[in-house]
Molecule: Bacterial RNase P class A
Organism: Dehalococcoidia bacterium
RNA sequence: UCAGCAGGACGGGCGGCCGCUCCGGCUUCGGCCGGGGAGGAAAGUCCGAGCUCCACCGGGCACGGUGCUGGAUAACGUCCAGGCGUGGCGACGCGACGGAAAGUGCCACAGAGACAGACCGCCCUUCCGUCAGGAAGGGUAAGGGUGAAACGGUGCGGUAAGAGCGCACCAGCGGCGGGGUGACUCGCCGGCUAGGCAAACCCCACCCGGAGCAAGGCCAAAUAGGAGGGCUAAAGGGACGCCCGGCCCGCCCUCGGGUUGGCCGCUCGAGGCCGCGAGCAAUCGCGGUCCCAGAUAGAUGGCCGCCAUCCGCUCGCUCUGAGCUAUCGAGGGGCGCGCGGAUACAGAACUCGGCUUACAGUCCGGCUGACAUC
Numbered sequence: 001u002c003a004g005c006a007g008g009a010c011g012g013g014c015g016g017c018c019g020c021u022c023c024g025g026c027u028u029c030g031g032c033c034g035g036g037g038a039g040g041a042a043a044g045u046c047c048g049a050g051c052u053c054c055a056c057c058g059g060g061c062a063c064g065g066u067g068c069u070g071g072a073u074a075a076c077g078u079c080c081a082g083g084c085g086u087g088g089c090g091a092c093g094c095g096a097c098g099g100a101a102a103g104u105g106c107c108a109c110a111g112a113g114a115c116a117g118a119c120c121g122c123c124c125u126u127c128c129g130u131c132a133g134g135a136a137g138g139g140u141a142a143g144g145g146u147g148a149a150a151c152g153g154u155g156c157g158g159u160a161a162g163a164g165c166g167c168a169c170c171a172g173c174g175g176c177g178g179g180g181u182g183a184c185u186c187g188c189c190g191g192c193u194a195g196g197c198a199a200a201c202c203c204c205a206c207c208c209g210g211a212g213c214a215a216g217g218c219c220a221a222a223u224a225g226g227a228g229g230g231c232u233a234a235a236g237g238g239a240c241g242c243c244c245g246g247c248c249c250g251c252c253c254u255c256g257g258g259u260u261g262g263c264c265g266c267u268c269g270a271g272g273c274c275g276c277g278a279g280c281a282a283u284c285g286c287g288g289u290c291c292c293a294g295a296u297a298g299a300u301g302g303c304c305g306c307c308a309u310c311c312g313c314u315c316g317c318u319c320u321g322a323g324c325u326a327u328c329g330a331g332g333g334g335c336g337c338g339c340g341g342a343u344a345c346a347g348a349a350c351u352c353g354g355c356u357u358a359c360a361g362u363c364c365g366g367c368u369g370a371c372a373u374c
Base pairs, nucleotide, nucleotide: 001370002369003368004367005366007364008363009362010361012307013306014305015304016303017302018301020037021036022035023034024033025032026031039345043356044355046354047353048352049351050350051212052211053210054209064207065206066205067204068082069081070080071079072078083097084095085094086093087092098203099202103201104200105197106196107195119144120143121140122139123138124137125136126135127134128133152170153169154168155167156166157165171193173190174189175188176187177186178185179184216264217263218262219261226255227254228253229252230251231250236249237248238247271290272289273288274287275286276285277284278283308343309342310341311340312339313338315336316335317334318333319332320331323328
């Protein structure tokens, strides 16, 4: 210098004018003054909690979830560190990564055969033969063929032909020993061998009651409605063709429920910042300091000016310089004036911890590879 990998932080600034909301103070009740006022994701609502209400004698099963090991945490499907596998030269990325010698099931098509088998072959014996070969019985699984996958692989020996039948190395499994808290790993030995799939049932270990701030609590209108009690001298009205009886329609008091509405929950919290300490880290401990949105159809905004950052274009200056007769000069870099454009994604609604997704542009350190120079 180029090409990459992986983190952290910011995400416009200043001024003027006009507005919105909350809190405090003052008020002549009209307002005035002072202070606070979105995010890294406030988003998706995908996990985990706090909190609230409901349910519940205790225990278990089922359903559901999680799934290498150790740690962190209030908790997690999150995070940190490590192991193993896998991709990359590497920094580093990715992984539903427990169990397939408990059982059941599945393995399309092709193929003889998908856990069992022999299609073409190879070999032995017997028979037939027109000497090309054929038939029957048996052995075998090396070779061919099918397939995503054929029961260890390669080689040597061995054999009638073959075969872990024997041996060497490799893979796998088991045992012993060393290291590690552990996942795992290293060495030696053994008999040789056990297909794949558990995001199929299943087995093992652990977790798990439900609903969610529209949770939930309080206050409480009427010419609305309910329950109980009381009042009345009658008349009237209602359904019936008429009469009697009963019922309803009236007024007052009390009570509980509860709609519109209002208040609480509501923002001080697993809180932010700084310092010290423990730890590889996630994180934790101690000390100091700060108070930092609470709207309810939903405030946190709009306009103008200057500046900043980035992009494009014209021009100027400057550095380099292919071309090679060069006062020339393609192309490239830097700086400057001017003009034009852009400044994202998005917006709290009970609160936290995560994950995922979106994001114009900028800054800060760290690491890897290649090339060049000293």